[in-house]
Order: sequence, then C1' cells, then structure tokens
RNA sequence: CAUUGUUUCACGCCGAAUCCCGCCUUCCGGGCGGGGACGGGGGACCCAAGUUUCGGGGGCGUAUCGCCGCAAGGCGUAGGGUAACUUCUUCGGCCCGAGCCCGUCAGCUAACCUCGCAGGCGUCGAAGGAGAGAACCU
Repeated sequence: CAUUGUUUCACGCCGAAUCCCGCCUUCCGGGCGGGGACGGGGGACCCAAGUUUCGGGGGCGUAUCGCCGCAAGGCGUAGGGUAACUUCUUCGGCCCGAGCCCGUCAGCUAACCUCGCAGGCGUCGAAGGAGAGAACCU
C1' cells in the first nucleotide's frame, strides 16, 4: 500500500417488523418479562354463498397470469420497488415479479379471542402540485 474476514457506530433502502419501562447478569454484550405504535388471523345477526367430495380447501406476500420447453429454465405480463426535508401525480432508466405456512378446516362480520414485531441490503434522473423548515432583507 492492497485484499479478505469479524465487530461497533452514523446516514439511508426493502419490509408491519419500531419505541419505552422493569428485572437478572459472567456487564457497555446478553437473557427474561410488560406496555404503546404498527401489521396479520379467527370470530354473530344481516347480507352473500348454498358445489365441500371424486381431483380438497385456505392464509401471509407486489410476486399473478399467458406462451415455449421432457425438465432445468426461457420470453412476456398483472403488480411492486428505486435517500438527500415530507408527500401526491406524470415521464424515462434500472431492478423484483419469490418464497413460506395451516392441515380436511375458516365468506363478510360487532363484541370477543389470538399471533407477529423478522430478515436482508447500500443510493437513477426530470417536470408539476401541496406542506414543513432555513438564510437574507424590510
């Protein structure tokens, strides 16, 4: 000087996945418990549906659908994401368009019941509207 790995901190991105309090502790790390915010599921009347089996059905999520292929996969697509104060709309560029779970069972659904609060990453520009804030001058 360069490269690789690990740990910590700061600013951000996807996502519901963050904030606060208490206790323990081998102590600046970890563990346990509780609460707020946010997010999901179940669950009446009424309404809807009466198609569950044979070949089930359903949930989270943007991740659905079509064609080709023996398959792996490929080409598209509904849809989704893309920091320099926040948000909305439009145009273009780039990217994703997965995966997992319940277990024969669940429409909507007030009261009520219950669960999650992870994980993975590092930035593209332009126009218009609304709001917030800062500087300077009067």